The RNA shown here (transfer RNA) has 76 nucleotides and comes from a Desulfurococcales archaeon.
């Protein structure tokens, strides 16, 4: 260079047929204890990887970037 797969919260991941963006851990504050652990309640936390387009609406579809991760490049 070509081909496929991925790219959503601090971290691993969800997200159906386009119609309010969630889950787990973790963090922070309360409870509960004599104190912790470990249970309980509650919070914060997002450029949905970047432009651009279709559309009344787009993390979901399309075109081009970028990044990651795997195949391919043989022989005559």
């Nucleotide at each position: 260079g070509c081909c496929g797969c991925c790219g959503u919260a601090g971290c691993u991941c969800a997200g159906c047929u386009g119609g309010u963006a969630g889950a787990g851990c973790g963090c922070c504050g309360c409870c509960c204890u004599g104190g912790u652990a470990a249970g309980g309640c509650g919070g914060a936390g997002g450029c949905c990887c970047c432009g651009g387009g279709u559309u009344c609406a787009a993390a979901c579809c399309c075109c081009g970037g970028c990044g990651g991760c795997g195949g391919c490049u043989c022989c005559a």

Rfam family: tRNA. By type it is a transfer RNA. The coordinates come from a structure-prediction model, not an experiment, and the mean pLDDT is 81.